[in-house]
Model confidence (mean pLDDT): 81 of 100. The RNA shown here (Glycine riboswitch aptamer) has 112 nucleotides and comes from Paenibacillus sp. UNC496MF. Lineage of the source: Bacteria > Bacillati > Bacillota > Paenibacillaceae > Paenibacillus. The sequence is in RNAcentral, with records from Rfam.
RNA sequence: AUGGUUGGGAGAGACCCGGCGGGGAAGCGUUCCCUGCGGGGCACCGAAGGAGCAAGUCGACGGCUAGCCGGCCGGACGAUCAAUCUCUCAGGUACAAGGAACCGCCAUUCGA
Numbered sequence: 001a002u003g004g005u006u007g008g009g010a011g012a013g014a015c016c017c018g019g020c021g022g023g024g025a026a027g028c029g030u031u032c033c034c035u036g037c038g039g040g041g042c043a044c045c046g047a048a049g050g051a052g053c054a055a056g057u058c059g060a061c062g063g064c065u066a067g068c069c070g071g072c073c074g075g076a077c078g079a080u081c082a083a084u085c086u087c088u089c090a091g092g093u094a095c096a097a098g099g100a101a102c103c104g105c106c107a108u109u110c111g112a
Base pairs, nucleotide, nucleotide: 001108002107003106004105005104007103008102013042015041016040017039019037020036021035022034023033024032025031026030043093044092045091049089050087051086052085056080057079058078059077061074062073063072064071065070
């Protein structure tokens, strides 16, 4: 460096409102609790994915040098251009799952 990995792996609301279904408790025709599935709202996170950007490089343009090839300089032009930076589209904010190849491990190769 490449490939594999049923090893590890952070952050942020178990948020609020309402509907339907199921169960339970108290109580008497209501209330409360748990749970499943949709909907709406605000707040937040960055390490699936995605997007944006620097120097540099290349080109164009301008200037200088030069017999020629060429070389040097310039900026508010264009292209290319990285991330753990930035954005927060997507995703996520109890458990679970996922989670940067980030770390570990295995294999192969290269260099010292």